[in-house]
RNA sequence: UUGUGAUAACGCUAAACUCAUUGUGAAGUGAGGACAGAAAGCCAUGGGUCUUUUAUAGAUUGCCAGGCUGCCAUA
Numbered sequence: 001u002u003g004u005g006a007u008a009a010c011g012c013u014a015a016a017c018u019c020a021u022u023g024u025g026a027a028g029u030g031a032g033g034a035c036a037g038a039a040a041g042c043c044a045u046g047g048g049u050c051u052u053u054u055a056u057a058g059a060u061u062g063c064c065a066g067g068c069u070g071c072c073a074u075a
Base pairs, nucleotide, nucleotide: 002075003074004073005072012037013036017032018031019030020029021028022027035062041068042067043066045065046064047063048060049059050058051057
């Protein structure tokens, strides 16, 4: 540097749901909670889906792909 990997270790994130809160809304944030995850870290770039004031507007990356970065083990 590249490939492979929840076999192991130290760890990490946190679905549904509940409460509070923001937003017209999709949905977001905080706390609880764990379905799951080897990038479930970051970026709305392409596609998909959703919302709306239908616009040169938004949401979603834990929908698929792409880009950048990273821990451990092993070859």
This is a predicted structure of a 75-nucleotide RNA (c-di-GMP-I riboswitch aptamer) from Sulfurovum sp.
The prediction has a mean pLDDT of 83.